[in-house]
């Protein structure tokens, strides 16, 4: 340098063009003599930047940016 992959909530990861979610975590409250556990509500997101196509973009295109694989 070339090929291919990834990127979404603090973290792991859904989500195949139609208002972006779950699990933990966080906060708040039951409970508990207190801690953990267990319930019950909750809060948190420019979908890595910028652009392009659509009425509509996480989703498809094009470039750039990390960051892994792999060839050389």
């Nucleotide at each position: 340098g070339g090929g291919c992959g990834u990127g979404u909530a603090g973290c792991u990861c859904a989500a195949u063009g139609g208002u972006a979610g779950a699990g933990c975590a966080g906060u708040g409250g039951c409970c508990u003599u207190u801690u953990a556990a267990g319930c019950c509500a909750u809060u948190g997101g420019u979908u890595g930047c910028g652009g392009g196509u659509u009425c509509g973009a996480u989703u498809c295109c094009c470039u750039c940016c990390a960051c892994g694989c792999u060839c050389a």
Molecule: transfer RNA
Organism: Desulfobacterales bacterium